[in-house]
RNA sequence: CCCGAUAAGGGCAAACCCACCGCGAGGUGGGGGCGCAAAACCACGGGUCUGGGAAACCAGAUCGCCGGGCUGCCGAAG
Numbered sequence: 001c002c003c004g005a006u007a008a009g010g011g012c013a014a015a016c017c018c019a020c021c022g023c024g025a026g027g028u029g030g031g032g033g034c035g036c037a038a039a040a041c042c043a044c045g046g047g048u049c050u051g052g053g054a055a056a057c058c059a060g061a062u063c064g065c066c067g068g069g070c071u072g073c074c075g076a077a078g
Base pairs, nucleotide, nucleotide: 002078003075004074011036012035016031017030018029019028020027021026034064041069042068044067045066046065047062048061049060050059051058052057
């Protein structure tokens, strides 16, 4: 460095509920845990979703959809 254990210390937090923000997708906080070795971060490519539009397209959302970029804890076997 690759890799990812019935290891250790921990971390995050799905659905759903409440409050608030947003036209909306969705977001924030609290509760709650489905899960996750990057379920940390980035909207760069793709996908999906939302608003406007006849369409082309424009503006958004989603990183816990995929790929990529970038950073991090630990150290078994190989």